A computed fold for a 72-nucleotide RNA from a Patescibacteria group bacterium, annotated as transfer RNA. The RNAcentral record of the sequence draws on ENA. The prediction has a mean pLDDT of 81. NCBI's taxonomy places the organism under Bacteria, Bacteria candidate phyla.

[in-house]
RNA sequence: GCGGGCGUAGUUCACCGGUAGAAUGUCUCCUUCCCAAGGAGAAGGCAGUGGGUUCGACUCCCAUCGCCCGCU
Repeated sequence: GCGGGCGUAGUUCACCGGUAGAAUGUCUCCUUCCCAAGGAGAAGGCAGUGGGUUCGACUCCCAUCGCCCGCU
């Protein structure tokens, strides 16, 4: 330098055109003498960044940044 993959909640991952979910963690409550375990509920992300297409974009296209792999 060239090609490819990945970047979504604190963390690990889904969803892959119709205003984003799970697990785990955090907080509150119940249960218990207490802890753990268990049960109920809540908060938390606009989807790496910018632009484009579309009635509508995390989802398609382009550029760019970061990480990983391969090639030269």